[in-house]
RNA sequence: CAAGUCAGCCGGAUAAUCGCUGGUCGGGACCUGUUACAGGUCAGCGACUGGAGGAAAGUCCGGGCUCCAUAGGGCAGAGUGCCAGAUAACGUCUGGGGAGCGUGAGCUCACGGCCAGUGCAGCAGAAAGCAAACCGCCAGCCUCGGCUGGUAAGGGUGAAAGGGUGCGGUAAGAGCGCACCGCGCUUCUGGUAACAGAAGUGGCAGGGUAAACCCCACUCGGAGCAAGACCAAAUAGGAAAACUAUGGCGCGGCCCGCGUCGUUUUCGGGUUGGUUGCUUGAGACUGAAAGGUGACUUUCAGUCCAGAUGAAUGAUUAUCCACGACAGAACCCGGCUUACAGGCUGACUUACCU
Numbered sequence: 001c002a003a004g005u006c007a008g009c010c011g012g013a014u015a016a017u018c019g020c021u022g023g024u025c026g027g028g029a030c031c032u033g034u035u036a037c038a039g040g041u042c043a044g045c046g047a048c049u050g051g052a053g054g055a056a057a058g059u060c061c062g063g064g065c066u067c068c069a070u071a072g073g074g075c076a077g078a079g080u081g082c083c084a085g086a087u088a089a090c091g092u093c094u095g096g097g098g099a100g101c102g103u104g105a106g107c108u109c110a111c112g113g114c115c116a117g118u119g120c121a122g123c124a125g126a127a128a129g130c131a132a133a134c135c136g137c138c139a140g141c142c143u144c145g146g147c148u149g150g151u152a153a154g155g156g157u158g159a160a161a162g163g164g165u166g167c168g169g170u171a172a173g174a175g176c177g178c179a180c181c182g183c184g185c186u187u188c189u190g191g192u193a194a195c196a197g198a199a200g201u202g203g204c205a206g207g208g209u210a211a212a213c214c215c216c217a218c219u220c221g222g223a224g225c226a227a228g229a230c231c232a233a234a235u236a237g238g239a240a241a242a243c244u245a246u247g248g249c250g251c252g253g254c255c256c257g258c259g260u261c262g263u264u265u266u267c268g269g270g271u272u273g274g275u276u277g278c279u280u281g282a283g284a285c286u287g288a289a290a291g292g293u294g295a296c297u298u299u300c301a302g303u304c305c306a307g308a309u310g311a312a313u314g315a316u317u318a319u320c321c322a323c324g325a326c327a328g329a330a331c332c333c334g335g336c337u338u339a340c341a342g343g344c345u346g347a348c349u350u351a352c353c354u
Stems, first nucleotide, its partner, number of pairs: 002350009012320007020051007028042006053326001057337002060335005065224004072256004077220005082096005097111001098109004112215002117213002119209002134155002136151006163181006182204001183202008228276004238267006247261004284303008
C1' cells in the first nucleotide's frame, strides 16, 4: 500500500416553536358520606417526566402465562441424529472430531445404520450384482476366412465396471507372488469421548444410494391474549331432529383407563359496549469482581426503559453532516432466517514494495 477473513458499534445530530400520547403532582366542575376530611365521575387546565428496532420483519423453533382439566398408559404420528458441554428449553449456541472447499486467515455439513429387509440407477455397454467377454492379447486347428480353448493387464460404453502404483512371473495375463499404500482383524498408546497414532497379522476384495421406504437411539398433550376473567345491556328461558346409561360428552387421531350426566346437529333471534389481562422481566438492562479455552455461571452495586386500541412520537425553521438505507411494538422473553445506503473500530491472512 492493495485485496481478503472474522468479530463489534452507529445508522442522522443540535437548538427553537407548535402538536400527539402514558405516568406523577397540583388545580376545575359534579356527586356521595362527613366535625375535620375522604372517595368517585367527567373534562383536559398547568408543571415535571417517559415514548418503536437491530432487525420491531418472517411466524421457522423453544419457553413463560391462560384455558381444556381430575389428567394416566399404549399405538399411530411428528421432531432430532458425530462427541462433550451451555441453557428454562430448542431444531439454538460453544468447544472438539471427521469429511469437503480455500495459497491462507477461514468457511460449509440434513455427520447413527446398506452384513435386518425392500426398492432405485433410463439409454449406452459383453456385463450394473453373488456379474461379465464387444474389441484386443496368447495357444491350437484350418477349407485363409473362421472355429475351439485360456485371459480380464490394455481399449471402448457409462455417473459408476470387482483396490492402486511398481517389480517379478507367465503361452499371454491376473494378488499369481513381493514391496509400499488401501481394507479387515488383534493388541498397545493418547484422549471423558467422537477419534488419532503405532505394532502385528491376513492376499483379502459381493459397489452406490436412507433430505429412498425402512431399522436404531432420544424427545414430544392440545389450543392460544381474537387465551382468559369481570361488569353492563338486550333478546325468542325460540323451533325441529338424533342418541339416551349396553348411551352421550370431555381429553389433536385410535384403544384402554379416568371423569361427568345429559349431549350433538340444523334453522332462527339478541349483544358486537366497557374494564382487565398490559408491562418489573423467575431467566430484564448497565457496570465491576471471580471462575471457565468458550458458550456461560456466581456475587455485589445501580437503573426503571412504550403500553396504543379505527390504533400515540408528527410538522416548521436554522445550522452541521455520513445528504440519511432496511424499515413501526400490539401479551412477554431466548434464538434462527431474511433485508440494509452510508460510516467507524479491533484482530488475523495473502500479494507487492522498502
A computed fold for a 354-nucleotide RNA from a Gammaproteobacteria bacterium, annotated as Bacterial RNase P class A. The coordinates come from a structure-prediction model, not an experiment, and the mean pLDDT is 76. Lineage of the source: Bacteria > Pseudomonadati > Pseudomonadota > Gammaproteobacteria. It matches the Rfam family "Bacterial RNase P class A". Rfam links the family to the GO terms ribonuclease P activity, tRNA processing and dimeric ribonuclease P complex. The model forms 97% of the base pairs in the Rfam consensus. It was read from a public genome assembly, where an Rfam model found it.